[in-house]
RNA sequence: CCAGACGGCUGGAUGGUCGCUCCCGUGCAAUGGGGAAACCCGCACGGGGGAGGAAAGUCCGGGCUCCACGGAAGUACGGUGCCGGAUAACGUCCGGCGGGGGUGACCCCAGGGAAAGUGCCACAGAGAGCAGACCGCCGGCGCGUUGGAAUCCUUGCGAUUCCAAGGUUCCGGUAAGGGUGAAAGGGUGCGGUAAGAGCGCACCGCGCCCCUGGCGACAGGGGCGGCAUGGUAAACCCCACCGGGAGCAAAACCGAAUAGGGACGGCAGGGGCGGGCAACCGCCCAGGCGCACUUCCGCGUCGCUGUCCGGGUGGGUUGCGUGAGGCGUCCGGCAACGGGCGUCCCAGAGGAAUGACCAUCCCCCGAAUACCAUCCACACGUGGGAUAUGGUUCGGUGGACAGAACCCGGCUUACAGGCCGUCUGGCACU
Numbered sequence: 001c002c003a004g005a006c007g008g009c010u011g012g013a014u015g016g017u018c019g020c021u022c023c024c025g026u027g028c029a030a031u032g033g034g035g036a037a038a039c040c041c042g043c044a045c046g047g048g049g050g051a052g053g054a055a056a057g058u059c060c061g062g063g064c065u066c067c068a069c070g071g072a073a074g075u076a077c078g079g080u081g082c083c084g085g086a087u088a089a090c091g092u093c094c095g096g097c098g099g100g101g102g103u104g105a106c107c108c109c110a111g112g113g114a115a116a117g118u119g120c121c122a123c124a125g126a127g128a129g130c131a132g133a134c135c136g137c138c139g140g141c142g143c144g145u146u147g148g149a150a151u152c153c154u155u156g157c158g159a160u161u162c163c164a165a166g167g168u169u170c171c172g173g174u175a176a177g178g179g180u181g182a183a184a185g186g187g188u189g190c191g192g193u194a195a196g197a198g199c200g201c202a203c204c205g206c207g208c209c210c211c212u213g214g215c216g217a218c219a220g221g222g223g224c225g226g227c228a229u230g231g232u233a234a235a236c237c238c239c240a241c242c243g244g245g246a247g248c249a250a251a252a253c254c255g256a257a258u259a260g261g262g263a264c265g266g267c268a269g270g271g272g273c274g275g276g277c278a279a280c281c282g283c284c285c286a287g288g289c290g291c292a293c294u295u296c297c298g299c300g301u302c303g304c305u306g307u308c309c310g311g312g313u314g315g316g317u318u319g320c321g322u323g324a325g326g327c328g329u330c331c332g333g334c335a336a337c338g339g340g341c342g343u344c345c346c347a348g349a350g351g352a353a354u355g356a357c358c359a360u361c362c363c364c365c366g367a368a369u370a371c372c373a374u375c376c377a378c379a380c381g382u383g384g385g386a387u388a389u390g391g392u393u394c395g396g397u398g399g400a401c402a403g404a405a406c407c408c409g410g411c412u413u414a415c416a417g418g419c420c421g422u423c424u425g426g427c428a429c430u
Base pairs, nucleotide, nucleotide: 001426002425003424004423005422006421007420008419009418010417012361013360014359015358016357017356018355020050021049022048023047024046025045026044027043028042032041033040034039052401056412057411059410060409061408062407063406064247065246066245067244069298070297071296072295073294074293075292077243078242079241080240081239082096083095084094085093086092097111098109099108100107101106112238113237117236118235119232120231121230134178135177136174137173138172139171140170142168143167145165146164147163148162149161150160151159152158153156186204187203188202189201190200191199206225207224208223209222210221211220212219213218251318252317253316254315261309262308263307264306265305266304267303270285271284272283273282274281275280287302288301289300290299325344326343327342328341329340330339331338332337362399363398364396365395366394367393368392371391372390373389374386375385376384
């Protein structure tokens, strides 16, 4: 100097004029206006506050509020899935282990179980779960061809025998080599064999046992052994752990009003005790209901059900911001984070406030200019040359993503430009 990885900050500033919203104080209005009521509303001056790192997505977890359901067990459903820790909690975060990518800094993993069971592995290929021979390699019986030697005769590319080479039908052996495929029944090498094969051996790998280190996931070492029981679970499934529901349109209070309405049906009205002439009333049992289901216990409640007609309510205040809070510093911890001390209060609307204009500056983009800075050379003093890097001048509807609505911890997505730190690789110089 170039490239990369990880982390952090910022993302316009200042002044002026006018304007918006909340709170506090002072003064005025308060026999005012709106409204059925509850309740709401004003003017002037002064002081103070006023969007985000994601406010977005609504994907997780909570705080908080309410709910006739509560306790125990089980099932369903949903979620998580290596180990240890942090946290209010989490599917988040931190630190490790294992696997993968990268030269590296670093990055990624939906990371328990395939020997509980079921399913799937298309096509190609001989063969894809308990398999298999396409090409090939080796051997054997037979049948040809060529060459050589010997013998015989009818002297001929004749016949017979032997040897060598090579071919081929069939039979047998083989899974080392080649092919197919995402994947082929361990890998590499040596020996051995007719040719091969864990057939044997060495190393790796796999299974079992032991030792050492570690809280642990795991790592290292040693011994024995058959030389294999493929893959796939973001397929069903099994295992371990966790899980009420609804949500600020939750809810609380105030005010006003109405109709706990009417008509027509269907079904049910079990058992016991007591009162009563009866109708009926009270208690207990049974039965039904009680926001996934079942069982037990407790508690509460009680006739069930269909069709049609019809009434009231959209008002106001609170909830609404002091928090698992921010900042600074010290201690503990590798860290996430926790604790101590100090300090600060940092939006609160209710159709939804923070805006408009002007000036200067800042950042960015583009253009011009050799005037200044910068670089080179020489007479060391002024001229020459180079360069648009910096200064200078001009222009730019250039300055990202984007706005709270109960709050907080995360995750995910979007983001023009600018700045900082640490680390890795490369080049050059010393």
This is a predicted structure of a 430-nucleotide RNA (Bacterial RNase P class A) from Niveispirillum sp. SYP-B3756. Rfam family: Bacterial RNase P class A. The family's RNA type in Rfam is ribozyme. From the family's description: Ribonuclease P (RNase P) is a ubiquitous endoribonuclease, found in archaea, bacteria and eukarya as well as chloroplasts and mitochondria. The prediction has a mean pLDDT of 76. Taxonomically the source falls in Niveispirillum (Bacteria, Pseudomonadati, Pseudomonadota, Alphaproteobacteria).